Description
Predicted 3D model of a 693-nucleotide part of an RNA (large-subunit ribosomal RNA, domain II) from Candidatus Proelusimicrobium volucris. The coordinates come from a structure-prediction model, not an experiment, and the mean pLDDT is 85. The organism belongs to Candidatus Proelusimicrobium, within Bacteria.

Context: one part of a larger RNA
């Protein structure tokens, strides 16, 4: 992993509800007991204890269609004008294992010390080889001791290294040869040493040279029953259909935050019958946006007063003048604000009239699910006016929504899928080829492959628009030619000659030509330039606005930021015409809900059932409500089978579905329609269990 079985809302009681049935001011019986029975099954017939209801109110003594409060009321509260009880099904609640599988624990009673920890009791084993303490015994030695020398001697948790006993690194081994091993290296190997038998210690206890070790492959509390179906706010999984409506992911409260209660937002039914939304008209109230500076508060400049600074008088001052400074409040002119407002819209709300027939409000009961939300736009606080970020608010959409565009893409744009059709017209978006429809028309622009990513900022890209400026009395550019004399302009300076610095910045001949615009020399010199004449012959500069482009521009496999291929239009503005393009729309059949309306059938007269027709709808998770298929038995009734049941298997039939026949072939004995009642009643998921493959 696949197959075939099996596997999850069930029973009892008690309460609530809707729906049927029974009687009906009344309903009803329990236990029990008689018959009848094979029976403690079943049926029937007794049983009236109790219970609901028929009368409420008050704390209560009590009163009573009224009672309570009160001193008391015409006041308040809470009742009176009448339907209820027994059952039966089916929803929910409560108690109970309570839809079904699941812990890790907890507690009792026992069973383990044939592994292992420690001890007791008795046994057993340590090849060889090294070192040589003490004491001895001799020599020297000493007054005696000590002491030093040799020999004997054999101690050691004393070396080395086997058996044995341990395991320190590696490697290999990691669905192993092995649920802890193999090889090589290694440690101890007379001792706090190894081991055999037999023994003792027991689960909050043992034992532990002490790792929370170790007590049978289990140990921060050992196993086995049992309490026990322990609880699990917590994960999984809960078997057939169709058909209507269809959320929430909020706020209060919570030892609460991933869980609940009670609103809010769904569903069913009942009642009421236009209240509701939307839209007109009509009354409000406000202090956002704006905008203001009138008040709080920031905040630039002028003006410069009071005041301070400086400076003059003056022998001296607290005196007097004068000021290119500084400078409050004022005062002009300019501005900023959530926690300023002299002002103030749009909306929004909220009343009031009208309009409003929709799967609409509202009131009451029945039944939920929801309480992790999210993307976009749009006011706003947090953040860095970051974030697919965070927290509110108004809308949208996803959620719980398909199809079509955006290559692919829950939330973006376009549009809400009951069903068919080889009909039509659209929307977003698109028309050259992938690829359904323009190689459409017009006028411009783009030369960057910009389109088909990016900023400040830089630029004689290049179109439009405007303003000034010079110009046939020849302009700009280019060329020929002149740029002169006083002059080395004074000063400084070694030198300063147009050109290192300071100061003046004139006159003259001129067509013009600075006491010089750069380059140069030590200083001169040379270049060159303003300025000027000649040629030449028609526009030339400066700025400003704006339209499309340029550079700026770097990334890790290989393009990689048009969806490719390609486009110079098949890019970009603006107009304009035609197609193509969705499950939208429309045609044309057909199905189903709801509501009207006519028909006919039934009727406990409420209605129920069907037929036609018009109208409006049919997406949908949780959830509510409906209506059915199918399986097993049971009762009737009534069928079918050896002339072949069930079961298999094949098959273009039949129903909107779950689902149902028919043949045929194979099996070989029992099955089925109708009706009604009963449930061990529908499996693909639960690391579901059992079998097989």
């Nucleotide at each position: 992993u696949c197959c075939a079985g099996c596997g999850a809302g069930u029973u009892a009681a008690u309460g609530g509800g809707c729906c049927g049935a029974g009687c009906a001011a009344g309903g009803u019986u329990a236990a029990g007991g008689g018959c009848u029975g094979a029976a403690g099954a079943g049926g029937u017939c007794c049983g009236g204890a109790g219970c609901c209801g028929u009368a409420g109110u008050g704390a209560a003594a009590g009163c009573g269609a009224g009672c309570a409060u009160g001193a008391a009321a015409u006041a308040u509260g809470c009742g009176a004008a009448u339907a209820g009880u027994u059952c039966g099904u089916u929803c929910c609640a409560u108690u109970a294992g309570a839809c079904c599988c699941g812990a890790a624990g907890c507690c009792a009673a026992g069973u383990g010390a044939u592994c292992u920890a420690a001890c007791c009791c008795u046994g057993u084993c340590c090849a060889g080889g090294a070192u040589g303490a003490a004491g001895c015994u001799u020599g020297c030695g000493u007054a005696a001791c000590a002491g030093c020398g040799a020999g004997u001697g054999a101690a050691g948790g004393u070396c080395c290294g086997g058996a044995g006993u341990g395991u320190u690194g590696a490697a290999c081994g990691u669905u192993a040869a092995a649920a802890a091993g193999u090889u090589c290296c290694u440690a101890c190997a007379u001792g706090a040493g190894g081991u055999g038998g037999g023994g003792u210690u027991a689960g909050g206890g043992g034992u532990g040279a002490a790792a929370g070790g170790c007590c049978a492959a289990u140990c921060g509390a050992a196993c086995u029953u049992g309490g026990u179906g322990a609880u699990a706010g917590c994960u999984g999984g809960u078997u057939c259909u169709c058909c209507u409506c269809g959320a929430a992911a909020u706020a209060g409260c919570u030892u609460u935050a991933g869980g609940g209660c009670u609103a809010g937002c769904g569903u069913c039914g009942u009642a009421a019958u236009u209240u509701a939304a939307c839209c007109c008209g009509u009354g409000g109230g406000g202090g956002u946006a704006g905008a203001g500076c009138a008040c709080u508060g920031g905040u630039u400049g002028a003006u410069g007063u009071a005041g301070g600074g400086g400076a003059a008088g003056c022998g001296a001052c607290c005196c007097u003048u004068c000021u290119u400074c500084c400078g409050a409040a004022u005062u002009c002119a300019g501005u900023c604000a959530a926690a300023c407002u002299c002002c103030g819209a749009a909306u929004a709300c909220c009343g009031c009239g009208g309009c409003g027939g929709a799967u609409a409000u509202u009131a009451c009961g029945g039944c939920a699910g929801u309480c992790a939300g999210u993307u976009c736009g749009u006011g706003a606080g947090g953040g860095a006016u970051a974030a697919g970020c965070u927290u509110c608010a108004c809308g949208u959409g996803c959620g719980a929504a398909a199809g079509g565009g955006a290559a692919a893409c829950a939330g973006c744009c376009c549009a809400g899928a009951c069903c068919g059709u080889c009909a039509a017209u659209u929307u977003a978006g698109g028309u050259c080829c992938c690829a359904a429809a323009a190689u459409g028309u017009a006028u411009g622009c783009u030369a960057a492959g910009u389109g088909g990513u990016a900023a400040a900022g830089g630029a004689u890209g290049u179109g439009g628009a405007u303003u000034u400026a010079c110009u046939u009395a020849a302009a700009c550019a280019g060329c020929u030619a002149g740029g002169a004399g006083g002059u080395u302009g004074g000063c400084u300076u070694a030198g300063a000659a147009g050109c290192a610095g300071c100061c003046a910045u004139c006159c003259u001949u001129u067509g013009a030509a600075g006491a010089g615009u750069g380059c140069g020399u030590a200083a001169u010199a040379g270049c060159u330039c303003a300025c000027u004449a000649g040629u030449c012959g028609a526009g030339u500069g400066a700025a400003u606005c704006u339209g499309c482009g340029c550079c700026g521009a770097a990334g890790a496999u290989g393009a990689c930021u048009c969806g490719g291929g390609g486009c110079u239009a098949a890019g970009c503005a603006u107009a304009c015409u035609a197609c193509c393009g969705a499950a939208a729309u429309u045609a044309c059949g057909g199905g189903u809900u709801g509501c009207a309306g006519a028909g006919u059938g039934a009727u406990u007269c409420g209605u129920c059932a069907u037929u036609c027709u018009g109208c409006a709808g049919c997406g949908g998770u949780a959830g509510a409500g409906g209506a059915g298929c199918g399986u097993u038995a049971u009762u009737a009734a009534c069928g079918c089978a050896g002339c072949g049941a069930a079961g298999g298997u094949a098959u273009a039939c039949c129903g909107u579905a779950a689902g149902g026949a028919g043949u045929g072939c194979u099996g070989g004995a029992g099955c089925g329609u109708u009706a009604a009642u009963a449930a061990g009643u529908g499996a693909g998921a639960a690391u579901g269990c059992u079998g097989g493959a």